Context: one part of a larger RNA
Order: sequence, then C1' cells, then structure tokens
RNA sequence: AGCAUACGGAGGAUGCCUAGGUACAUGGCGCCGAAGAAGGACGUGACAAGCUGCGAAAAGCUGCGGUGAGGAGCAAAUAUCCUAUGACCCGCAGAUAUCCGAAUGAGGGAACUCAGCACGGGUAAUACCGUGUUAUCGUUAAGUGAAUACAUAGCUUAACGAGGGGAACCCGGGGAACUGAAACAUCUUAGUACCCGGAGGAAAAGAAAGUAAAAACGAUUCCGCGAGUAGUGGCGAGCGAAAACGGAGGAGCCCGAAGGAGGGGUAGAAAUACCUCUCUGGUAUCAUACGCGAAACUGACCUUAGUCGAAGACGGAUGGAAAGCCGUUCCGAAGAAAGUGACAGGCUUGUAGGCGAAAGGGUGAGUGAGCAGAUACACAGAGUACGUCGGAACACGAGGAAUUCUGACGGAAUAUGCGGGGACCAUCCCGUAAGGCUAAAUACGACCAUGUGACCGAUAGCGAAUAGUACCGUGAGGGAAAGGUGAAAAGAACCCCGGGAGGGGAGUGAAACAGAACCUGAAACCGUGUGCUU
Repeated sequence: AGCAUACGGAGGAUGCCUAGGUACAUGGCGCCGAAGAAGGACGUGACAAGCUGCGAAAAGCUGCGGUGAGGAGCAAAUAUCCUAUGACCCGCAGAUAUCCGAAUGAGGGAACUCAGCACGGGUAAUACCGUGUUAUCGUUAAGUGAAUACAUAGCUUAACGAGGGGAACCCGGGGAACUGAAACAUCUUAGUACCCGGAGGAAAAGAAAGUAAAAACGAUUCCGCGAGUAGUGGCGAGCGAAAACGGAGGAGCCCGAAGGAGGGGUAGAAAUACCUCUCUGGUAUCAUACGCGAAACUGACCUUAGUCGAAGACGGAUGGAAAGCCGUUCCGAAGAAAGUGACAGGCUUGUAGGCGAAAGGGUGAGUGAGCAGAUACACAGAGUACGUCGGAACACGAGGAAUUCUGACGGAAUAUGCGGGGACCAUCCCGUAAGGCUAAAUACGACCAUGUGACCGAUAGCGAAUAGUACCGUGAGGGAAAGGUGAAAAGAACCCCGGGAGGGGAGUGAAACAGAACCUGAAACCGUGUGCUU
C1' cells in the first nucleotide's frame, strides 16, 4: 500500500411526519378615498432587537352584548400588577388616530422646512404655544368690474362636486411583431400583447325604421343545437356566421312635438303677434307598475359573538404510556374529523339535531293611481336619412355587396310620408330612424366561510412551511437558502480533567449511538483494530 472483516468519523440521501402550498366545489360578499384612502415613515412595552397590535388617549380608551376564571400577544424568565364591583378573550357601536402619501397653506431631495388669517393660552411687551382654516379645476349663485358708453372678459366670495388607489372581470380610444402560410408581400398571428381613458359590483346590450316568408314571431343577455354547415379565402394557410329549434331568465318605460291653463318680456293705441318660464297633456295601436322612493316605519327571515348536545372513570394481561389485545357492556337523527404517552362511536374538542342578539348590516313584503271603440284633423327627433369619393366594422379580403360607422363634398320627404326584406326594379310583407332609461339570467375573484382531491410533502408544493426578507444592481430590476430532541424539558443538580471548547462520572428518560451541531441516518470521502498478501 492493496484486499477482507469489525468498529467509528464525516455527510444528509431515504423512510415517516406537517406547521405550508395547490386545484376545484358550494355559499357569502364585492369597491375604498378630502369625514384624508391604498401604502408607508416614526413612535408606542417595567426591561423590548424582530414580528404582531396600537397612535402622544399609542400590545391600548368608552358603551352595549356574549362568555365565566383566570389574565398582562408571538415568547421563556424576573419584577410589578389586573380579576366574581366579572378581568382576559369574542362580537357590535363609538373615541383617539403623530408625520408622509391624491396630499390640498407655500416649498421640498416623501415621512422635512417655513408661513398668512381667526380664536384662545402666555408675556410688562416681544417671543413662544394650542385649535381651526388657507391647493387646483369644474358647476351654480352672489358681489365687483377693464380697454369701451351699455356690456363682456377678468377678479373676489360662498355652496356642492372632482382629484388618488384596487386581483381579475367590463366598455371605449389607440395598437404591434415574432409566428403560420413549410420562402413571402394580400392574408394569418389579432383587434391578441401592450399603452391610454372610464365605470360598476357587475359592465355592456336592450323594448324593433327587427327577424322572417305567403306561415308567422315579438326587447336584450347567456347556454345547447343548428355547424365546422352557409359562406369567406394569394378559393392558399386559414377565417367562419345567422335564422329556426331547445333551455336559463323574463319587465317594461320616460322625454321632445301637437292640444290646454297660467306668469313674464318685446313691438303696438289696442286687438294681437312673437319669445320665454311653469304646470298639464302625450308616447306607437294598447287595460294596469310611471311616480311617492328606497328615504322613514312595522313585523318576519338571514348575518356579524355564542350555547345545549347521547353512550365505559368497566375488568384483565403486555407496555414508559392503551385508544391496540382478551373479556364484558352501552349510545346512535351523533360510526365526519382532530387531539389525547401506540390504532378511541361512549376521554377532550366536536359531529347529528336544537336554541340564541342589547347593537350594526342584509333580504324581500306592506301604499296609492284605471273606461272602451270608430272617424276626421293636428303632431310624431335635419345639415339628419340618403348619394359620391376615401376608410373602417360586419364570418363576408371590393366582390353582384346589401347592412352599420364616418373624414370630405353634395343633400331629401313629412304618415297619401319614410326605412328594410343581401346589387337593382316592381308587387307584397315587416317596421317607424335621426332623444333617453331599464332588473334578472352572464363575467370575474382581491376578500370571508365551509369542504373536497387516483394534488405536493421540504431539490416537491407558491419565489416564499412564509420572504419579496437576506443579498446583488446607480437604477429599472433580479432574488435565495433555511422544517423534525422528547409523551412531557423531566434540557443533565453535584463531582472530576481542561483557560475554554470539549469530555468522563452521577442523575432524568422507554430510549441519551433521543443531549440541544438533537427522528431515521444511505453513498461519495477519512480513519482505528485484526487477518491475509506484497
């Protein structure tokens, strides 16, 4: 030195575990903000670095409920306190709530600096202190008021509103490319990503100038089917309907105009004409939900704390420990589950099934209003409909291209009218544009509750068993690692060696080769003893 064997060191795989994730289901809930949000900074404890809570009234204050013996968070120990005059804890309602931040008195390199005004405190007087207030824009109103006579602009004041944030969902304004077409330009990717504006708990759409077809239906939305059909398409790649039918849901309405009544103004001698304001009227062809009004009240239900809740203290052996085993017994509208020294229907928490609110929140209910038909007349949304040119949206790429939107230019009719039925024309049929509102069925999940998994089990599962931390970067931004003593700390008094670290006894424990570098403890790697070989 090699091989073999025994025993170790080192290391942290594996097994088991779960405090954390993940996907989904069901139900709830769905905006917050100048009454200062979201998010932070700094404080705040007897001692206090971090987290959590809170705000100079600072791990808290008050009231009303619940609960009932302990309590002063995570988090041990010491000290000092609180508590049956009900603490702590839980729910509801309030008080307080520094500074920054839309940040809004001015400034500013966020958490800082410096003011004006009013009132109060304070001083002999200044100083100083406290409270409140002072941004901008918009709307309305009042006052004031230039060039410039009336006026207007402007200015001032008051009231009200806005501003910023939010996981996805929604509507609108803009809007790619890689890619596919086996290259590539129309096309596709895609009206996607991304940017901007806006709103809500949903949003959008919506009560036919509709869809149809000789028969009819009767707002919108969503699902199924129709159907990968009809179409569209360098007729390539691809894109891709609608009606009808079956379901979910179901709700319809209001202005403007004509008509009527009243007030005011202008012109005029007056009649009257015109303008304007208020009330009424009226609504698409038909009995009925507009409005009061979602405000208050009433009672009901749900919710935001809780509460009652059956049955083995059974005997025996094993064991550190019984819930496992043997024997015997009971409950069950409860044999879901978790915990308890090993596997518990009857030990604990629960479960089935009941009960419960001073206060706050939610849901839906309760009220009033009513002729019909026929004919005639009046009225029925204009730079609109529509056309041409240029674009865009429609499944539809300019096509035979209807329909919808509109940048430019033209530009009607008036219900005996007008629009549509996929060029266009006629007949026929359907509708009534150029004003507006509208619940539900639908989308999503930041948030709350309950639950489930042929989902993960610490190199997995979220990046994160908590962390957007440590760390990196000027910055935008990037971004980890890290779980397990034991049933219980019973966490090793005391003695010995040592400066200590560490170790040897003793003791605890079922176990200490469970000793805190702590369950199990693989391999690489490093040793010690012994045997054999060289």

This is a predicted structure of a 534-nucleotide part of an RNA (large-subunit ribosomal RNA, domain I) from an uncultured Clostridia bacterium. Its mean pLDDT, the model's own confidence on a scale to 100, is 80.